The RNA shown here (small-subunit ribosomal RNA) has 1368 nucleotides and comes from an uncultured Bacillota bacterium.
Rfam family: Bacterial small subunit ribosomal RNA. Its family is annotated with ribosome and structural constituent of ribosome in the Gene Ontology.
RNA sequence: AAGUCGAACGGGAAUGCGAGGUAGCUUGCUACCGAACAUUUUAGUGGCGGACGGGUGCGUAACACGUGGGCAACCUGCCCGUAAGUCGGGGAUAACACCGGGAAACUGGUGCUAAUACCGGAUGUGACUACAGGAGUGCAUACUCAGGUAGUUAAAGGCGCAAGCCACUUACGGAUGGGCCCGCGGCCUAUCAGCUAGUUGGUGAGGUAACGGCUCACCAAGGCAACGACGGGUAGCCGGCCUGAGAGGGUGGCCGGCCACACUGGGACUGAGACACGGCCCAGACUCCUACGGGAGGCAGCAGUAGGGAAUAUUGCGCAAUGGGGGAAACCCUGACGCAGCGACGCCGCGUGGGUGAUGAAGGCCUUUGGGUUGUAAAGCCCUUUUGACCGGGAAGAAGAAAGUGACGGUACCGGUUGAAUAAGCCCCGGCUAACUACGUGCCAGCAGCCGCGGUAAGACGUAGGGGGCGAGCGUUGUCCGGAAUUAUUGGGCGUAAAGGGCGUCUAAGCGGCCGAUUAAGUUGGGCGUGAAAGGCUACGGCUCAACCGUAGUUAUGCGUUCGAUACUGGUUGGCUUGAGGGCAGUAGAGGCAGGCGGAAUUCCCAGUGUAGCGGUGAAAUGCGUAGAUAUUGGGAGGAACACCAGUGGCGAAGGCGGCCUGCUGGGCUGCACCUGACGCUGAAGCGCGAAAGCCAGGGGAGCGAACGGGAUUAGAUACCCCGGUAGUCCUGGCCGUAAACGAUGGGUACUAGGUGUGGGAGGUAUCGACCCCUCCCGUGCCGGAGCUAACGCACUAAGUACCCCGCCUGGGGAGUACGGCCGCAAGGUUGAAACUCAAAGGAAUUGACGGGGGCCCGCACAAGCAGUGGAGCAUGUGGUUUAAUUCGACGCAACGCGAAGAACCUUACCAGGGCUUGACAUCCCCUGAAGUGUCCAGAGAUGGGCAUGCCCUUCGGGGCAGGGAGACAGGUGCUGCAUGGUUGUCGUCAGCUCGUGUCGUGAGAUGUUGGGUUAAGUCCCGCAACGAGCGCAACCCUCAUUCCGUGUUACCAGCGUUAAGACGGGGACUCACGGGAGACUGCCGGUGACAAGCCGGAGGAAGGCGGGGAUGACGUCAAAUCAUCAUGGCCCUUAUGUCCUGGGCUACACACGUGCUACAAUGGCCGGUACAACGGGUUGCGAAGCCGCGAGGUGGAGCUAAUCCCUAAAAGCCGGUCGUAGUUGGGAUCGGAGGCUGCAACUCGCCUCCGUGAACGCGGAAUUGCUAGUAAUCGCGGAUCAGAAUGCCGCGGUGAAUACGUUCCCGGGCCUUGUACACACCGCCCGUCACACCACGAGAGCCGGCAACACCCGAAACCGGUGGCCU
Repeated sequence: AAGUCGAACGGGAAUGCGAGGUAGCUUGCUACCGAACAUUUUAGUGGCGGACGGGUGCGUAACACGUGGGCAACCUGCCCGUAAGUCGGGGAUAACACCGGGAAACUGGUGCUAAUACCGGAUGUGACUACAGGAGUGCAUACUCAGGUAGUUAAAGGCGCAAGCCACUUACGGAUGGGCCCGCGGCCUAUCAGCUAGUUGGUGAGGUAACGGCUCACCAAGGCAACGACGGGUAGCCGGCCUGAGAGGGUGGCCGGCCACACUGGGACUGAGACACGGCCCAGACUCCUACGGGAGGCAGCAGUAGGGAAUAUUGCGCAAUGGGGGAAACCCUGACGCAGCGACGCCGCGUGGGUGAUGAAGGCCUUUGGGUUGUAAAGCCCUUUUGACCGGGAAGAAGAAAGUGACGGUACCGGUUGAAUAAGCCCCGGCUAACUACGUGCCAGCAGCCGCGGUAAGACGUAGGGGGCGAGCGUUGUCCGGAAUUAUUGGGCGUAAAGGGCGUCUAAGCGGCCGAUUAAGUUGGGCGUGAAAGGCUACGGCUCAACCGUAGUUAUGCGUUCGAUACUGGUUGGCUUGAGGGCAGUAGAGGCAGGCGGAAUUCCCAGUGUAGCGGUGAAAUGCGUAGAUAUUGGGAGGAACACCAGUGGCGAAGGCGGCCUGCUGGGCUGCACCUGACGCUGAAGCGCGAAAGCCAGGGGAGCGAACGGGAUUAGAUACCCCGGUAGUCCUGGCCGUAAACGAUGGGUACUAGGUGUGGGAGGUAUCGACCCCUCCCGUGCCGGAGCUAACGCACUAAGUACCCCGCCUGGGGAGUACGGCCGCAAGGUUGAAACUCAAAGGAAUUGACGGGGGCCCGCACAAGCAGUGGAGCAUGUGGUUUAAUUCGACGCAACGCGAAGAACCUUACCAGGGCUUGACAUCCCCUGAAGUGUCCAGAGAUGGGCAUGCCCUUCGGGGCAGGGAGACAGGUGCUGCAUGGUUGUCGUCAGCUCGUGUCGUGAGAUGUUGGGUUAAGUCCCGCAACGAGCGCAACCCUCAUUCCGUGUUACCAGCGUUAAGACGGGGACUCACGGGAGACUGCCGGUGACAAGCCGGAGGAAGGCGGGGAUGACGUCAAAUCAUCAUGGCCCUUAUGUCCUGGGCUACACACGUGCUACAAUGGCCGGUACAACGGGUUGCGAAGCCGCGAGGUGGAGCUAAUCCCUAAAAGCCGGUCGUAGUUGGGAUCGGAGGCUGCAACUCGCCUCCGUGAACGCGGAAUUGCUAGUAAUCGCGGAUCAGAAUGCCGCGGUGAAUACGUUCCCGGGCCUUGUACACACCGCCCGUCACACCACGAGAGCCGGCAACACCCGAAACCGGUGGCCU
């Protein structure tokens, strides 16, 4: 925030005037009292209003709301209209006075008084009631009209001089506002399926303004519900608002309409209206007061406070306007309202300046260091003044006229002055999505809407620069719609992605053949009413524009009513036969049930024959058997199942059905066209059937056989295999009700190319007849076109084209689980969630990879062989260990005699110590003139010092060289090979890898490149929707093998001459060398093959089918190796992580491994004699002869820049001798001694020689390597590196084998194919348990609270009734 009226009433108070009275007295004054009157005021009585206005959304799933109707079943103060009235009386009671009670709130008694308060009486236009008739109307109950008789029933005055005005009474009508009833419409849940006793109806009564079980008595037994009753949850409803193309979805804040509520619950009173927000009573909770006896209160009015919260404003101004209440009016009241304040909360408008300005300023950032960018941006110069500040002026809003009246407000607006002055942020920059660099960080810190970023170069984190977006805002969060055709009415699906019910039958329900008639419900057209206003849209207008506001039009998809239309659907009715059913005649069948019969086989029993085994397996064992098994013969018992026929054959709805016969019985198919006349299809519930296993009861039990026992296998083996074996399997009766109950494909009808089988039937032709053949129907398969499909595939037996009906699906997991219901004896079944969690789960197809998948084929891959390794000693590399350091790298094949084609110093990168700091090395600047050489000293040396000696070139500018100095810089074998280039290894010299065009596929992709042959080969041939091409293969290149030609020195020597000797003359034949040719191509013949490619054999030939060897390494793989060859991004060090020096280390040594050498001996060792190579190397080099030394070697120095000389002897071999099977005359390690060589220097730490010493080792476990021919094996020779230092490496020649049946297996590889849940690709993927932590959900002694239901107890006020008292 609701009062107002003194013009309803009696009082009170104040003021004014003041009749009159009293007192004092100076008879006119003073003082006091004071009637009446007037003005103002107001506690009470009385009236009207407090039921409006304002707030909130608790409750409510309801006639609460919306919409359209109904009331013949109703009310309505104030207002309007009409008609008629207001006569005459009465008794009270507040206030007030007095006396009480109480702390207070408040209240008692006595006495007085007024009214528009209250009550009799009169009048009765009327109204109402009763009675008997009349007229008219309606869908019905019934209503209306005009009269008659009887009864009942009214009233108030106030103001005014008056006129009159305002009130009052009765009644009718209007208007407004309400009450009640009905149709339709709008939430979730069926894990709520049955609900209901005043319940449903009737009769009567009561009650209400009014109908009504609204209430009561009696009677009847109804009423509601799958079109969802009852229950539970949630919720105010609507106009509208948000979204959306729409259909929809979401929502109900502001404004408007309705409803509900007013501390919680209940109740009535008053009143026209309430069950009453600022009234009353009671109960309760809470707060406050109290004298403890009692009282007071209700902001979901406006402000404000507290609390809660992520969060929501001023205890403002005014009644000037609009509206409301009261009043005759003035006026009073009005937190309604008009305004202002706060908040960018929203919408709209405006500004933060405009122009010019290139040394593209400075600064920042980046940089390839050139520059780029910020950027005309800034500064500077020239302007403008919206906004701001100040000054001046100054509204409309205010009325029918005049006057008066403005909270906002000195506001809006107008003019002037001043000055670029007062005013820019937020988000983002990996993709989606517009915008990029640097630094920092280093799976940390952090980001994140989804995918995902971050583990040392991050456009994704943080910061900076730059950029993009929006802008007084920008981001975030939440919610809703959209995109999402992702609940699909518009507008989806169900073979394999989620999804067809296991099958049938039937009810409700949905849908339904042909021809008529009728009706007009659906449908459709017109008119009328309504669909409030606001809102939306369109147009115009008003505030400078806009937001906002006004006016007009339109929308409002709906409902009601009326008049039409009648094709289609529906209703009613008549007919028809093609759908459906029946009839008659045939017909096939493991269809079902019952009864009976049969043979084979297994097992068992009895008997015979017969003897040592049987059985079983990958191999065995358990087991059976001398108490006679197995085997075999005869006889018998019992149970179960029915070989052949047998067939993508048949039947059945599905499950399913198999010897034969009989009986009972269901369904189908074919033919005829006789009957009925749409009788049909589908089918939620319901009912029935329903493999196997399982359950109950009783039988039965041969074989088989869960569980169980034993034997094996195995790491284990609760399995697979074997020996046994109980339930069970079988029968009867009763349960269960599931399955990969599958065609993973519901049923029905119609339509839409073919081909080819098969089962049943009919017809035609033909025949003596049966076949064959042709046609039709039904069933059952295969292939295939159109079409469909994501593809695979389906394809008249549809997954095609359509219609009808049912069931089902809506991401994966949780989970077919939990709870609840129903069913079951149980097992369990059926219905069937959620929390939580994941960013997928899934289908089909593609390319790869893989497989203890398949096919074909290669390779010293296996096999067949030879020689080895693994054992020994030593060498060498590696690991490990050690160390001051043992520098670093390489790690399966593809690291490990590797980088190392050669570590005593050096190398050298490591360690210790000693030094240097523009540096050992490069470029630039300045100064000096030395540097260098010789020598001496200190020192481990680097280095330092002394002495002596001592410049060069020049165009005269200077330069070279060295020292000193300053700084730019040098330097790094420091890190990252996962930042890189280059180089290399490997698969693999494997035959592959691709492209263009075309074709196929929605696409990934395929084809080509697959197939048939063939090859060493994707080599070639043929075929082919492919045709061609590229990189690989092959060839072209080098070398070896034959020959020819040319040329002959340093090579060669046949013949000639001369010799010890091709040594010389000579020769140009040969060898050889160099250069250039020829030759080999399946060319020829035969066979084979496809008339091909080719293969086999042969001839000729030095060589034959790629003649041997080499070089040559496709697309790619391994984040393979290397930052230590080199190069290089980034990072790091800078008196050191650089650099110099000495010494040490890389050479260590309990061990382990790799690669080698030498051996273990007689095919040998040793001794003597003797023969034959090739490749190479050589001037700081190879170094001859001769001489010395046992030897290494020394000396010597000829010759040679090399077909000339040297290294250079080749060795195995051959000849002869010796050894005699022995740790030896095998083997040479190790150690001692003495020497040689290189080198500044052999101690750590070289090689060689001689003498002595003489180790292991007697052919090597598991395992494992190389090699297919001039190969393996064996023998020596050379070279690179290098001062010296090979058992390594790279080459060379000598001698010179064995074996290959073959491709099953091991390894690697190629092609085709198949499966895949793999794609980091089987070293893959992945399952379960356990441990720990965390999350979610449970259990848990209990404890607290909320809601609902049921039972019982206590029980206020109030209303109704009864009775009594009191007043009138």
The prediction has a mean pLDDT of 86.